[in-house]
RNA sequence: UGAUUAUAAAGAAGAGCGGAGAGAUCGGGCUCAGCGAAACUCUGGCAACCAUCCAACAACUGAAGGGAACGGUGCCAAUACCCGGCCGGAAACGGAAUUAUAAUUU
Numbered sequence: 001u002g003a004u005u006a007u008a009a010a011g012a013a014g015a016g017c018g019g020a021g022a023g024a025u026c027g028g029g030c031u032c033a034g035c036g037a038a039a040c041u042c043u044g045g046c047a048a049c050c051a052u053c054c055a056a057c058a059a060c061u062g063a064a065g066g067g068a069a070c071g072g073u074g075c076c077a078a079u080a081c082c083c084g085g086c087c088g089g090a091a092a093c094g095g096a097a098u099u100a101u102a103a104u105u106u
Stems, first nucleotide, its partner, number of pairs: 002105007013043004021032003026084004044076003049072002052067003057062001080098001086095003
């Protein structure tokens, strides 16, 4: 870098530093921002993918489900902020693609 699978309507903020942008991309909207954006650092927290513990069942490999939160990641405005840039549908809505994260794999 690519591939596969799963998840994405819940949840969780303070400080330092910084100094004008931010909310993935393009169009539109809306929102946040000098009462201090992004990035970076620290602390705190959320969640529970991996790891870990128990385990119906199974018994060759395992495993429905449950616990805990020390470890590896991730995350902590608004549904992935909303609609469109795809398909179906009168619409509501459903599906796909894309993106993000995890695990596995190349």